[in-house]
This record gives sequence, C1' cells and structure tokens, in this order.
RNA sequence: AGGGGAUUAGCGCAGUUGGUAGCGCAACGGACUCCAAAUCCGUGGGCCGGGGGUUCGAGUCCCUCAUCCCCUG
Repeated sequence: AGGGGAUUAGCGCAGUUGGUAGCGCAACGGACUCCAAAUCCGUGGGCCGGGGGUUCGAGUCCCUCAUCCCCUG
C1' cells in the first nucleotide's frame, strides 16, 4: 500500500426479508438459611464505535472516519 473481518448493556455474545433490541454472566431487591454459599423469583441497565446519506421507517442498506484482528506484497 491492497484485501477481508470485528465494533450492540459492566463483561461475553445473538439480532432472519429494514418495522420501536434480546440471552447468559455480573449488579441490585426478595425468598430460603443461625449467617453465608448454592438454588429459586423479580428488577434496573444499551439508541447499537463517530459523522453523513437513502427510506414513511436503519442495529440491518450506502459513503466516510476511528480502533482492534487476520491475509497478500
């Protein structure tokens, strides 16, 4: 320099054909227990890496930038 991949909750990851974003762990509250752990029930937490575009509508499509990883030279 060229090509490809990843970026979504504190962490790890889903998200179909574009139609108001979910799971596990963690956290918090409760039950249980002499106390705790384990287990069970429940709750909160993200506008989807930044910017722009297309669209009635974008996590999803297009452009650009950033960071990380891989390949080629």
Molecule: transfer RNA
Organism: Nannocystaceae bacterium